[in-house]
Record summary
Predicted 3D model of a 102-nucleotide RNA (TPP riboswitch aptamer (THI element)) from Methyloversatilis universalis FAM5. NCBI's taxonomy places the organism under Bacteria, Betaproteobacteria, Nitrosomonadales, Methyloversatilis, Methyloversatilis universalis. Rfam family: TPP riboswitch aptamer (THI element). Rfam links the family to the GO term thiamine pyrophosphate binding. For this family Rfam cites "Comparative genomics of thiamin biosynthesis in procaryotes. New genes and regulatory mechanisms" (Rodionov et al., J Biol Chem, 2002).
RNA sequence: CGCACACGUUAGGGGUGCCGGCGCCCGGUGCGCGCCGGCUGAGACACACCCUCAACACCUGAUCCGGAUCAUGCCGGCGUAGGGAAACGGGCGACUUCUCGA
Repeated sequence: CGCACACGUUAGGGGUGCCGGCGCCCGGUGCGCGCCGGCUGAGACACACCCUCAACACCUGAUCCGGAUCAUGCCGGCGUAGGGAAACGGGCGACUUCUCGA
């Protein structure tokens, strides 16, 4: 320098919604709390999962637009958008320089 960038280490970043049933609470019956079940998803509070330079982490626009659904941040669009968290180690091949030895 090229290929592969899967993997490891350390560090860092990120999300947690919707529906139903039961129970509870309060001046307030609610967009509340707890438990159980269901939906999507990697993950819906896990000693887990995903992501770390970016056209799949995630956030913003967005109380957005279209479609589907019991319902939803469910699917699609927007979107190669604007933001967004990194260093090191290790494999194979080639080349160069330096040092030591013969």

The RNAcentral record of the sequence draws on Rfam and Ribocentre. Its mean pLDDT, the model's own confidence on a scale to 100, is 75.